[in-house]
Context: one part of a larger RNA
RNA sequence: UUGGGUUUAAAGGGUCCGUAGGCGGAUAGCUAAGUCAGUGGUGAAAGUUUGCAGCUCAACUGUAAAAUUGCCAUUGAUACUGGUUGUCUUGAAUCGUUGUGAAGUGGUUAGAAUAAGUAGUGUAGCGGUGAAAUGCAUAGAUAUUACUUAGAAUACCGAUUGCGAAGGCAGAUCACUAACAACGUAUUGACGCUGAGGGACGAAAGCGUGGGGAGCGAACAGGAUUAGAUACCCUGGUAGUCCACGCCGUAAACGAUGGAUACUAGCUGUUCGGUCGCAAGACUGAGUGGCUAAGCGAAAGUGAUAAGUAUCCCACCUGGGGAGUACGUUCGCAAGAAUGAAACUC
Numbered sequence: 001u002u003g004g005g006u007u008u009a010a011a012g013g014g015u016c017c018g019u020a021g022g023c024g025g026a027u028a029g030c031u032a033a034g035u036c037a038g039u040g041g042u043g044a045a046a047g048u049u050u051g052c053a054g055c056u057c058a059a060c061u062g063u064a065a066a067a068u069u070g071c072c073a074u075u076g077a078u079a080c081u082g083g084u085u086g087u088c089u090u091g092a093a094u095c096g097u098u099g100u101g102a103a104g105u106g107g108u109u110a111g112a113a114u115a116a117g118u119a120g121u122g123u124a125g126c127g128g129u130g131a132a133a134u135g136c137a138u139a140g141a142u143a144u145u146a147c148u149u150a151g152a153a154u155a156c157c158g159a160u161u162g163c164g165a166a167g168g169c170a171g172a173u174c175a176c177u178a179a180c181a182a183c184g185u186a187u188u189g190a191c192g193c194u195g196a197g198g199g200a201c202g203a204a205a206g207c208g209u210g211g212g213g214a215g216c217g218a219a220c221a222g223g224a225u226u227a228g229a230u231a232c233c234c235u236g237g238u239a240g241u242c243c244a245c246g247c248c249g250u251a252a253a254c255g256a257u258g259g260a261u262a263c264u265a266g267c268u269g270u271u272c273g274g275u276c277g278c279a280a281g282a283c284u285g286a287g288u289g290g291c292u293a294a295g296c297g298a299a300a301g302u303g304a305u306a307a308g309u310a311u312c313c314c315a316c317c318u319g320g321g322g323a324g325u326a327c328g329u330u331c332g333c334a335a336g337a338a339u340g341a342a343a344c345u346c
Base pairs, nucleotide, nucleotide: 004317005316006315007300008299012314014201015200016199017198021194022193023192025088026087027086028085029084030083031082033081034080035077036076037075038074039073040072041071042070048066049065050064051063052062053061054060091191092188093187094186095184096183097182098181099180100179103177104176105175106174107173108172109171110154114150115149116148117147118146119145120144121143125136126135162169163168206247207246208245209244210243211242215241216240220236221235222234223233258313259312260311261310262309263308266291267290268289269288270287271286272285273284274283275282276281295302296301319346320345321344328339329338330337331336
């Protein structure tokens, strides 16, 4: 390379947008580039294959034909692909109506809890553990009552619930913004899918500047445990956790399952809609769960939310270690990230 693969064996990019490119709905005309057919030219010789012949045979040689699957020119064909000109509505988008949700951003605000402060009551313990001790407390703690202050998080509702491209999102309310779904005798008329490079977003931790700091809590200190205990347990506690702005760009970023479209038995929940119905319910659209037929699969399993049957586009894999290392380059304040080998070894 051909071929085969990517849930768990190596392998789906963290997610989306989108450039080039690749691929692309129905119908009619024109064209004839791809495609197909005919004809002509060319495709050196040797070699190869086949027939015949010559050395006594063979190797070898001669001769004739074929092949040379190609290229060029020309004449035609027009189903398919392409180009071009029309038309269409089912893909796609727009509009209208009705809805939905913890979708986002910014403000305002509520109650419980915790901690601290002040004041009152009150007296000897409190706290903590397997048991203790460190710690706090007669300078009055713990407990309890009242008031004040602060920061962070939102019990119940709450759920295989919902929303979001993913990361993620949860008290209430207001403003702004976006999305999705259903329905429609509405509009445009293929405007689509994917997407190398590129761009945007991207948990936690970490970094920079300035705030904030209740609780929790790496590091650290002490007390225990232990043979030891740089741990697990306890008492404290700094960074951090929170806010604003700017970086970082990684995760078991997981459904370990890329995106899009079409098709292929059923049963049973649930969310948001629609139609019919007095109701029970039935049908239906879009999601979200469970079980299962066929099929698939090495099996576990999967099974209309496919890992089934097909098509299109992208990404990735090719024995284990060395190694996600070295070197180089790009990015970053740094931490480091991205790209990414080889020798050697089994």